A computed fold for a 350-nucleotide part of an RNA from a metagenome, annotated as small-subunit ribosomal RNA, central domain.
Rfam family: Bacterial small subunit ribosomal RNA. Its family is annotated with structural constituent of ribosome and ribosome in the Gene Ontology.
The full RNA is in RNAcentral, with records from SILVA.
The prediction has a mean pLDDT of 89.

[in-house]
Context: one part of a larger RNA
RNA sequence: UUGGGCGUAAAGGGUCCGCAGGGGGUUUAUUAAGUCUGAUGUGAAAUCCCGGGGCUCAACCCCGGAACUGCAUUGGAUACUGGUAAACUAGAGUAUCGGAGAGGAAAGUGGAAUUCCAGGUGUAGCGGUGGAAUGCGUAGAUAUCUGGAAGAACACCAAGAGCGAAGGCAGCUUUCUGGACGAUUACUGACCCUCAGGGACGAAAGCGUGGGGAGCAAACAGGAUUAGAUACCCUGGUAGUCCACGCCGUAAACGUUGUGUACUUGAUGUGGGGGGAUUUAGCCCCCUCCGUGUCGGAGCUAACGCGUUAAGUACACCGCCUGGGGACUACGGCCGCAAGGCUAAAACUC
Numbered sequence: 001u002u003g004g005g006c007g008u009a010a011a012g013g014g015u016c017c018g019c020a021g022g023g024g025g026u027u028u029a030u031u032a033a034g035u036c037u038g039a040u041g042u043g044a045a046a047u048c049c050c051g052g053g054g055c056u057c058a059a060c061c062c063c064g065g066a067a068c069u070g071c072a073u074u075g076g077a078u079a080c081u082g083g084u085a086a087a088c089u090a091g092a093g094u095a096u097c098g099g100a101g102a103g104g105a106a107a108g109u110g111g112a113a114u115u116c117c118a119g120g121u122g123u124a125g126c127g128g129u130g131g132a133a134u135g136c137g138u139a140g141a142u143a144u145c146u147g148g149a150a151g152a153a154c155a156c157c158a159a160g161a162g163c164g165a166a167g168g169c170a171g172c173u174u175u176c177u178g179g180a181c182g183a184u185u186a187c188u189g190a191c192c193c194u195c196a197g198g199g200a201c202g203a204a205a206g207c208g209u210g211g212g213g214a215g216c217a218a219a220c221a222g223g224a225u226u227a228g229a230u231a232c233c234c235u236g237g238u239a240g241u242c243c244a245c246g247c248c249g250u251a252a253a254c255g256u257u258g259u260g261u262a263c264u265u266g267a268u269g270u271g272g273g274g275g276g277a278u279u280u281a282g283c284c285c286c287c288u289c290c291g292u293g294u295c296g297g298a299g300c301u302a303a304c305g306c307g308u309u310a311a312g313u314a315c316a317c318c319g320c321c322u323g324g325g326g327a328c329u330a331c332g333g334c335c336g337c338a339a340g341g342c343u344a345a346a347a348c349u350c
Stems, first nucleotide, its partner, number of pairs: 004321003007304002012318001014201004021194003025088007033081002035077008049065006091191001092188004096183003103177007110154001114150008125136002162169002206247006215241002220236004258317006266295011299306002323350003332343004
């Protein structure tokens, strides 16, 4: 390479957008590039294969045939693929109406709690633990009441509920704004799918500059525990956590399951819409579209399990795997302020 694979054995890129590339709905006409077919030329000899012959046989050698699966030129075929032209509406999109949502950004605002500050009441403890101690407190703590300040997070509602491509998103109000869904007809007329390179987004931690700093809390200090205790427990506590702007670009970035389309028995819950039947009713019931769960049939699977939200049956395109360690490494290159990231070996060893 051919092949076989990628939920858990090695293997789905963190996610999306998207150029090139690959693939592509229905009908008609045309063309004849791919495709199929005939002829001609060529395809050296030797070799291989078949037949015959020569060395006593064989190897070996000689003669004849076939073959050389290829290429070129030319004649034809037109189902399929491609090109061209015209048309269509089932894919895709647009318009109109409608409701749902922690989707995103900015500004404003609310209450509870916590800590701190000031004052009142009040007195000897508080705190903490398995038990203690460090710590705080007669310079009046803890507790309690009143007032004030600050920062951060939003109890109940709240739901394996919702929204988002993923990361993720939750007090309330306003403004700006993205997407999805349903219904109805009308319009465009294949405008589509996937996507190497490329671009954008991307939790937490971390980095830069400037703010902010209540609580929490790496590092650090002390107290315990212990044989030791650079831990688990306790008392403190700085970066950080928060905001603005700019970097970083990684995660068990997980459904450990790439995206899209089609097809294939069901039951039941739930979120959003539409229709029908019935009605006091917007409930119950039936149908239907989209989402999200559970259980299961065929089928699949090494098993576990998956099972119309497939890991079933197929197609299109991309990514990835090829024994363990060495090695999410070295070297080189690219990126980064740095930390480091991306790409990625070999010796050796089992």